The prediction has a mean pLDDT of 82. Predicted 3D model of a 441-nucleotide part of an RNA (small-subunit ribosomal RNA, 3' major domain) from Picocystis salinarum. Its Rfam family is "Bacterial small subunit ribosomal RNA".
Context: one part of a larger RNA
RNA sequence: UGACGGGGGCCCGCACAAGCGGUGGAGCAUGUGGUUUAAUUCGACGCAACGCGCAUCACCUUACCAGCCCUCGCUCGGUGGGAGGUUCCGCGCGGUGUCCGCGCGCCCCACCACCAGGUGCUGCACGGCUGUCGUCAGCUCGUGUCGUGAGAUGUCGGGUUCAGUCCUGCAACGAGCGCAACCCCCGCGGACCUCGGUCCGUACCGCCGGGGAGACCCCGGAGGAAGGUGGGGAUGACGUCAAGUCCUCGUGGCCCUCAUGGGCUGGGCCACACACGUGCUACAGGGGCGAGGUCAAUGGGAGGCGCCCGCGUCAGCGCGCGCGCUCCUCCAACCCUCGCCGUGGUUCGGAAUGCCCGCUGCAACUCGCGGGCAGGAAGGCGGAAUCGCGAGUAAUCGCGCAGCAGCGCGGCGCGGUGAAUUUGUACCCGGGCCUUGUACA
Numbered sequence: 001u002g003a004c005g006g007g008g009g010c011c012c013g014c015a016c017a018a019g020c021g022g023u024g025g026a027g028c029a030u031g032u033g034g035u036u037u038a039a040u041u042c043g044a045c046g047c048a049a050c051g052c053g054c055a056u057c058a059c060c061u062u063a064c065c066a067g068c069c070c071u072c073g074c075u076c077g078g079u080g081g082g083a084g085g086u087u088c089c090g091c092g093c094g095g096u097g098u099c100c101g102c103g104c105g106c107c108c109c110a111c112c113a114c115c116a117g118g119u120g121c122u123g124c125a126c127g128g129c130u131g132u133c134g135u136c137a138g139c140u141c142g143u144g145u146c147g148u149g150a151g152a153u154g155u156c157g158g159g160u161u162c163a164g165u166c167c168u169g170c171a172a173c174g175a176g177c178g179c180a181a182c183c184c185c186c187g188c189g190g191a192c193c194u195c196g197g198u199c200c201g202u203a204c205c206g207c208c209g210g211g212g213a214g215a216c217c218c219c220g221g222a223g224g225a226a227g228g229u230g231g232g233g234a235u236g237a238c239g240u241c242a243a244g245u246c247c248u249c250g251u252g253g254c255c256c257u258c259a260u261g262g263g264c265u266g267g268g269c270c271a272c273a274c275a276c277g278u279g280c281u282a283c284a285g286g287g288g289c290g291a292g293g294u295c296a297a298u299g300g301g302a303g304g305c306g307c308c309c310g311c312g313u314c315a316g317c318g319c320g321c322g323c324g325c326u327c328c329u330c331c332a333a334c335c336c337u338c339g340c341c342g343u344g345g346u347u348c349g350g351a352a353u354g355c356c357c358g359c360u361g362c363a364a365c366u367c368g369c370g371g372g373c374a375g376g377a378a379g380g381c382g383g384a385a386u387c388g389c390g391a392g393u394a395a396u397c398g399c400g401c402a403g404c405a406g407c408g409c410g411g412c413g414c415g416g417u418g419a420a421u422u423u424g425u426a427c428c429c430g431g432g433c434c435u436u437g438u439a440c441a
Stems, first nucleotide, its partner, number of pairs: 001441002003438003007435007015425002019389005026281008034272002042053002064267007073115001077112006085106001089105007117256002120254003126250002128245003131241001133239001138177006144153003156169004183233004188201004204227001207221005283382001287341007299329003304323002309318003348379001353374007395417007
């Protein structure tokens, strides 16, 4: 000087508390461990691995396994051959010219020598990118001053703030990276009747009152669409974890070169006594079922989105108005009205299974999605423990998109309905500043 303390002081954060809803129990989906396997490719492992790389594993993907097969496969160079094309392109020669002929390059094959190729190893050799502490308020520098020196001061004290934010005091005076602001979206208004876009305006403790030190600032009020950074996003300082990635890519070193490279077929990544994480659906009556009624937003569309009509119980099929966006997807669901059910493993719940059918695709056996009929399992609100959330939030309801031939309970967005609680900082967790102890660095 740091780090640490079951030392102290001050202060933050859904950290606790207050409150609402979950997870942990069930079934299923998905990831992981383990086990199994010819292979179940590889990576990720407390927070910060485990719906993670995967914004889609039937083939492909694919890196794994089995079997069969291939060897110079990129570039440059050399040697030899070419039965063929010599139409197009370039060069040379001849005839002599809108053209024709020949040779070479070009192209192909074989061989030679450099080489290619490797999702092979090392993220403890690296670049790049990323996670994390943490959107936390910190991390430093120049000059000066102090100290033999490491170093200190500044960065400390008093007050204040979301903030090393600002004010004030002070051997310090300034400055940089951070904070804030400048950027984007939402909310109000104007140019401009409407919509979109663009530009501009509006909020600054500006005004009033109180407090305070006449500073900074705090509390209340008015006006206002909005207040005291209006709400959200983007933005992540010096650094830490030899954190993650040599399977995006690049790359040092090492290793394999008729194989650790390349191709194909089939299988595997989908296994299943178990264990864990993340989710979905429920266990019902503020519910289920039937009929009727009513209201969105974000987005996407030509190898596409597809109204209406017809067929089919349905998934869907046929025909195809319209639309490169005034058209279509599009009647969203929850909700409201009426009726049935009446506390029962049931008109709750929907798993496993059987039969039949539809769609995509060369192909649905391993191993896709959807529909109909049959069938109805566990499940009666979940032990210890544990997670999220501060308002248009939680909870709940549907809709869209990316990827994609097809396939979502995942991901990313969109709107509808719309709460409860916050006395407070003793305690748990993480963090900031000052100070103290130390046998630790």